[in-house]
Molecule: Fluoride riboswitch aptamer (crcB RNA motif)
Organism: Alphaproteobacteria bacterium
RNA sequence: AUUCUGACGGGGGAUGGGGUUCCCCAGAAACCGCCCUUUACCGGGCUGAUGACUCCUGCGGCGCC
Numbered sequence: 001a002u003u004c005u006g007a008c009g010g011g012g013g014a015u016g017g018g019g020u021u022c023c024c025c026a027g028a029a030a031c032c033g034c035c036c037u038u039u040a041c042c043g044g045g046c047u048g049a050u051g052a053c054u055c056c057u058g059c060g061g062c063g064c065c
Stems, first nucleotide, its partner, number of pairs: 010025004016056006033046004
């Protein structure tokens, strides 16, 4: 100096925060949802505050007072 591995830590997993847990990434990367139309761009339409579970906050739907 380079490569590999482990632990701890950092970043990420389509909209906020907490807990638990899983996966991914490493000087750059991981990551940046779906459908229709178009050569492409443009344009039109749709679901969800989770990677998953749970709590809080916000939003949406139905019913009752």